RNA sequence: UUGAAGGCGAGAGGAGAGACCACGAUCAAGUGGCGCCGAAGGAGCAAGUCUGGUUCUAGGAUGUAGACCAGAUGAAUCUCUCAGGCAAAAGGAGGCUCGCUGGACG
Numbered sequence: 001u002u003g004a005a006g007g008c009g010a011g012a013g014g015a016g017a018g019a020c021c022a023c024g025a026u027c028a029a030g031u032g033g034c035g036c037c038g039a040a041g042g043a044g045c046a047a048g049u050c051u052g053g054u055u056c057u058a059g060g061a062u063g064u065a066g067a068c069c070a071g072a073u074g075a076a077u078c079u080c081u082c083a084g085g086c087a088a089a090a091g092g093a094g095g096c097u098c099g100c101u102g103g104a105c106g
Stems, first nucleotide, its partner, number of pairs: 006101006018034001020033004035086003041082001042080003048073006055067004
């Protein structure tokens, strides 16, 4: 000195679903009820990998490999709908742009 992944910050966008009914006091907030949404957060697991076994097979034995059983680990924009949300406002995942950091690679 090139400046990847990753991390942090800022900005602009950013979906879905009842301005539902009753009470209170008329929008929201409160309480109760019915119906819905998935993209704050949260929870669940597939293949694979690892470990174990009074088991079975390859061959008579050690070892090894495979099968079977059990356990652990194991992702999401998938699933659940606890939480959150269902006019506007607020919030809002994952991406985009910029800046800082970083230092793969050359």
Molecule: Glycine riboswitch aptamer
Organism: Polycladospora coralii